[in-house]
RNA sequence: GAUCGGGUCCUGUGCGACUGGGUCCCGUGAAUCGAGUCAGGGCCGGGAGGCAGCAGCUCUCAGCGGUAAACCUGGGGUGCCGCAGACCGCCUGGUCGUC
Numbered sequence: 001g002a003u004c005g006g007g008u009c010c011u012g013u014g015c016g017a018c019u020g021g022g023u024c025c026c027g028u029g030a031a032u033c034g035a036g037u038c039a040g041g042g043c044c045g046g047g048a049g050g051c052a053g054c055a056g057c058u059c060u061c062a063g064c065g066g067u068a069a070a071c072c073u074g075g076g077g078u079g080c081c082g083c084a085g086a087c088c089g090c091c092u093g094g095u096c097g098u099c
Stems, first nucleotide, its partner, number of pairs: 001096008010085005015079002018075006025066004034059004042051003
């Protein structure tokens, strides 16, 4: 000097860990302004029965609290991870040639 690599730096992409949010799950959850059922009582009826419906109970909306895993969606000074590209800047190895 030539050539073939490796690492670092840059970009893209994929995977995993970490982390934020959401879904799911559990609990709570409406004086009235959700639903259902409606004791008592009220109303209609000669009666049979019917009507509305407070409390209570049940199920739940929003909200609140909790939450292991799984799923979805983001993040980066994440990973002696993968792939591809860019660069020929830096470090380094092999081979050949020359001095």